[in-house]
Context: one part of a larger RNA
Molecule: small-subunit ribosomal RNA, central domain
Organism: uncultured organism
RNA sequence: CUGGGCGUAAAGCGUGCGUAGGCGGUGCGGUGCGUCGGCACUGAAAGCACCCGGCUUAACCGGGUGAGGUGUGGCGAUACGACCGCGCUGGAGGCACGGAGAGGGUGGCGGAAUUCCGGGUGUAGUGGUGAAAUGCGUAGAGCUCCGGAGGAACGUCGGUGGGGAAGCCGGCCACCUGGUCGUGACCUGACGCUGAGGCACGAAAGCGUGGGGAGCAAACCGGAUUAGAUACCCGGGUAGUCCACGCAGUAAACGAUGUUCGCUCGGUGUACGGUUCUGCGAGCAGCAGAACGGUGUGCCUAAGUUCACACGGUAAGCGAACCGCCUGGGGACUACGAGCGCAAGCUUAAAACUC
Numbered sequence: 001c002u003g004g005g006c007g008u009a010a011a012g013c014g015u016g017c018g019u020a021g022g023c024g025g026u027g028c029g030g031u032g033c034g035u036c037g038g039c040a041c042u043g044a045a046a047g048c049a050c051c052c053g054g055c056u057u058a059a060c061c062g063g064g065u066g067a068g069g070u071g072u073g074g075c076g077a078u079a080c081g082a083c084c085g086c087g088c089u090g091g092a093g094g095c096a097c098g099g100a101g102a103g104g105g106u107g108g109c110g111g112a113a114u115u116c117c118g119g120g121u122g123u124a125g126u127g128g129u130g131a132a133a134u135g136c137g138u139a140g141a142g143c144u145c146c147g148g149a150g151g152a153a154c155g156u157c158g159g160u161g162g163g164g165a166a167g168c169c170g171g172c173c174a175c176c177u178g179g180u181c182g183u184g185a186c187c188u189g190a191c192g193c194u195g196a197g198g199c200a201c202g203a204a205a206g207c208g209u210g211g212g213g214a215g216c217a218a219a220c221c222g223g224a225u226u227a228g229a230u231a232c233c234c235g236g237g238u239a240g241u242c243c244a245c246g247c248a249g250u251a252a253a254c255g256a257u258g259u260u261c262g263c264u265c266g267g268u269g270u271a272c273g274g275u276u277c278u279g280c281g282a283g284c285a286g287c288a289g290a291a292c293g294g295u296g297u298g299c300c301u302a303a304g305u306u307c308a309c310a311c312g313g314u315a316a317g318c319g320a321a322c323c324g325c326c327u328g329g330g331g332a333c334u335a336c337g338a339g340c341g342c343a344a345g346c347u348u349a350a351a352a353c354u355c
Base pairs, nucleotide, nucleotide: 004326005325006324007309008308012323014201015200016199017198021194022193023192025088026087027086028085029084030083031082033081034080035077036076038075039074042071048066049065050064051063052062053061054060091191092188093187094186095184096183097182098181099180103177104176105175106174107173108172109171110154115149116148117147118146119145120144125136126135162169163168206247207246208245209244210243211242215241216240220236221235222234223233258322259321260320261319262318263317266300267299268298269297270296271295272294274292275291276290277289278288279287280286304311305310328355329354330353337348338347339346340345
C1' cells in the first nucleotide's frame, strides 16, 4: 500500500448550498508532461557468482570472466491520462407555450365548537367514575334561548392523494416568492458530478425581551385506588402551548437505506402533462373510455442479491464517480481539553478498570 463492510448484526453526517480537492461526454489536429513490456550509450571501484592464484589452511587478499544495477540523459512510440487549438450535441443550462400542487412569506376575511360575561326562561340538581368522592349549584347551577368578548384550531372534501432538500406543509381570498412536470428541439456548447473545511435551513421541548392566553396542560394542590400510590382514574391548575424578534441545534431528524449517472424480464393501481384512437356529439366545443410514451408515488413479482427477513427499474440487482462512517460488550451519546451557548447544554472525544 492492498484486501472487508454500513436496511434490521458496529457503521449513511437531520437536510441542503458550495470552497479546495477527487472524478469527468464526443470528433479532429497539435505538444510529447505523465505513460511505454522499444533502441543504443552510461550506470567507477569494492561487493555478488564462477574460474585461477597468494599467505602451511580458513577468514582475508590479488587477477580474470560474468551477472546485476531502481536510475539519469539521448533517440523512439502516441493508445490512454494531461495540456493547447478548432469543432459537435447526446450531459448540463437557457428560451417559448402550457400544467398540477396543504411549497415558502405577508396581509385580510369566515363559519362550527369550547370557555367566559350580560340578559330571558326555569328548578334541584349537576358533574364525574369500574364504583365513588373532591368540585359546581337555592347568592339559582346544569338544561334551553338571545346578545357580547376572546383565543386557538380549521370538520366534510381528504385519498392507499399532493407539495417540499430535510424539518415539515391542510378553512377562504389577495399580494410577493421558490421549486417542479409536459410539449417544442429554437439558443449556449461540457458550462458537469461529488464535496474535507465552510455557510444556511433545521420537529418538539427549552432560553431571553415584549405581547397574548379560549381550550389543553409538565410542576403543583385536592379526590379516589392501594399495603403504600410522590402513578395509572377524577376535580382543579402554573409554566408552556399562540404572536413578534433573538438564541438554542437536538430526535426512533427513519425508508433505521448518502448524493449523482448508466444498465437490467414482467404484471397491476394512482397523481399530473403529452400523442393517437374509440364511443356520445353536427363539430380536435365538450363528456366518457382505451392504447402508447414522460414524470412522481404505491403494490405484486422474473433474474439477481441476502445468514435470514426481505429487496427486486423508487434495488438491498449489475457497474461508475465522490463524500461520510464502522472495527467486541461495559466503562461512555462519559471525563479531561477545546470550540460554541445567557443558561440548560451541544459538538468533538479518551483511559484506567472489567467481562